[in-house]
The RNA shown here (c-di-GMP-I riboswitch aptamer) has 86 nucleotides and comes from Thermosinus carboxydivorans. RNAcentral records the identical sequence in 2 taxa. The source organism's lineage runs through Bacteria, Bacillati, Negativicutes, Sporomusaceae and Thermosinus.
RNA sequence: CUGAAUAUUGGGCAAACCCGUCGAAAGGCGGGGACGCAAAGCUAAAGGGUCUAAGGACUUCGUGUCUAUGAUUGCCAGCUGCCGGU
Numbered sequence: 001c002u003g004a005a006u007a008u009u010g011g012g013c014a015a016a017c018c019c020g021u022c023g024a025a026a027g028g029c030g031g032g033g034a035c036g037c038a039a040a041g042c043u044a045a046a047g048g049g050u051c052u053a054a055g056g057a058c059u060u061c062g063u064g065u066c067u068a069u070g071a072u073u074g075c076c077a078g079c080u081g082c083c084g085g086u
Base pairs, nucleotide, nucleotide: 012037013036017032018031019030020029021028022027035074041079042078043077047076048075049072050071051070055067056066057065058064
């Protein structure tokens, strides 16, 4: 480059865990790795739930209690999109 056959598209994201790193922690980020997801895309001051408690308050001084301005969107939710059919 050509021919034949098959297949609705050949892709996307990335749980747990491990290593490194940031953080008081929850957890985040990077690499590895795939449990899954047709919105596992975005939103944490649209709303709700959940987690943590440095600092603060209280304290029976205990590894105690309360508290988010911290975290979680792969908990619900809101918003936006892709493919196909009619």
Annotation: The sequence is in RNAcentral, with records from Rfam and Ribocentre.